This is a predicted structure of a 325-nucleotide part of an RNA (large-subunit ribosomal RNA, domain IV) from a bioreactor metagenome. The full RNA is in RNAcentral, with records from SILVA.
[in-house]
Context: one part of a larger RNA
RNA sequence: UCAUGGCUAAGGAACUAGGCAAAUUAGUCCUGUAACUUAGGGAGAAAGGACCCCACGAGAGUGGGCGCAGAGAAAUGAUUCAGGCGACUGUUUAACAAAAACACAGGGCUCUGCUAAAUCGCAAGAUGAAGUAUAGGGCCUGACACCUGCCCGGUGCUGGAAGGUUAAGAGGGGAUGUCAUCCGAAAGGUGCAGCAUUGAAUCGAAGCCCCAGUAAACGGCGGCCGUAACUAUAACGGUCCUAAGGUAGCGAAAUUCCUUGUCGGGUAAGUUCCGACCUGCACGAAUGGUGUAACGAUCUGAAUACUGUCUCAGCCAUGAGCUCG
Numbered sequence: 001u002c003a004u005g006g007c008u009a010a011g012g013a014a015c016u017a018g019g020c021a022a023a024u025u026a027g028u029c030c031u032g033u034a035a036c037u038u039a040g041g042g043a044g045a046a047a048g049g050a051c052c053c054c055a056c057g058a059g060a061g062u063g064g065g066c067g068c069a070g071a072g073a074a075a076u077g078a079u080u081c082a083g084g085c086g087a088c089u090g091u092u093u094a095a096c097a098a099a100a101a102c103a104c105a106g107g108g109c110u111c112u113g114c115u116a117a118a119u120c121g122c123a124a125g126a127u128g129a130a131g132u133a134u135a136g137g138g139c140c141u142g143a144c145a146c147c148u149g150c151c152c153g154g155u156g157c158u159g160g161a162a163g164g165u166u167a168a169g170a171g172g173g174g175a176u177g178u179c180a181u182c183c184g185a186a187a188g189g190u191g192c193a194g195c196a197u198u199g200a201a202u203c204g205a206a207g208c209c210c211c212a213g214u215a216a217a218c219g220g221c222g223g224c225c226g227u228a229a230c231u232a233u234a235a236c237g238g239u240c241c242u243a244a245g246g247u248a249g250c251g252a253a254a255u256u257c258c259u260u261g262u263c264g265g266g267u268a269a270g271u272u273c274c275g276a277c278c279u280g281c282a283c284g285a286a287u288g289g290u291g292u293a294a295c296g297a298u299c300u301g302a303a304u305a306c307u308g309u310c311u312c313a314g315c316c317a318u319g320a321g322c323u324c325g
Stems, first nucleotide, its partner, number of pairs: 001320008010311002014309001019306001027051005036041001038143001052065005066070001078304007085296002090102002106141007118127003144291004149221003154218002156214005163209003169203002174198005182189002222240005249283001250280001261277005
């Protein structure tokens, strides 16, 4: 010096990103126990008392004794208040993340009538399932309570089939080459059938266009101007645009830039915290909205107790390296 452990006057979180670490609490019995609540809980809530030895007594108990201390050592809950998130027990990044992430019971949509849909495989075949719609697959949400508004214009899906478009294929009018024949003195011309090469009109499915439905499908849910007898504000009116213009609830929020918004509370002093306001840069309803008892090695704020975290350091023990030997 480092590591581990022990003690410390006065103060007691002034430390620090943060009470990190440490300290406090701790057993058994008795008393007692709030808000809230899903009536189970909360709860070991909190808060308080007793605990040893001797004598007597059946016991309850009475009397006495000792110590700083009677759960005398060791081991063995600190507690409370408020808020966010997630209902809960559970799961996870083996070896930097345990969480608000995943899962979950519950809710919804959708596909599937059995040789089921879906999945694996070239196939045989297998899973689904030795199941059968109270079943199985996919997707979303995530206990419970109260709820879940408007928009089908775009994209998707489902249904429709009148019309438009349309492939292979069918169809072969016609065209070209060759060539019999015929014309011609020749050169050359004509060009049937057949063959070969092409190939028009016309017919021709799904799809797309088209017509509907569908948002717990993907998603979306306005602007400007004016107006009330102080001012301010605008229940009201006008106008433009849209598929429709954000309903209930919540709101400076895990979302608020301006922002340490403003007011209130807590502090002597509070960019955090709690309660409000609403001017929501850029909340909002199963990409769920708002609440919520219980729960959490969760995150945030506050208080009591407690302490070497600190003011501000000191001493001791054990061990290690270094020095000496």